RNAcentral holds the sequence, with entries from ENA and Rfam.
The RNA shown here (transfer RNA) has 73 nucleotides and comes from Trichonephila inaurata madagascariensis.
RNA sequence: GUCCUUGUAGUGCAAUGGUUAGCACGUUAGACUUCUAAUCCAAAGGUGGUGGGUUCGAGUUCCCCCUAGGAUG
Numbered sequence: 001g002u003c004c005u006u007g008u009a010g011u012g013c014a015a016u017g018g019u020u021a022g023c024a025c026g027u028u029a030g031a032c033u034u035c036u037a038a039u040c041c042a043a044a045g046g047u048g049g050u051g052g053g054u055u056c057g058a059g060u061u062c063c064c065c066c067u068a069g070g071a072u073g
Base pairs, nucleotide, nucleotide: 001072002071003070004069005068007066010025011024012023013022018056027043028042030040031039049065051063052062053061
């Protein structure tokens, strides 16, 4: 240089173009307990790497750029 893949909550990951983008762990608060742990319940935390296009509608499709990884020479 060329080609391929990845990017979503603090971390790890889901999601068939159509409900308010979910799950586990973690964090916070409450219940329980003499206390802690465990358990139960609840809450907060995302504008989905960036910008644009397609579409009635985009996390999902297309293009540019960026990030990380891989293949090739």

About this RNA:
Model confidence (mean pLDDT): 80 of 100. It matches the Rfam family "tRNA". About the family: Transfer RNA (tRNA) molecules are approximately 80 nucleotides in length. Gene Ontology term of the family: triplet codon-amino acid adaptor activity.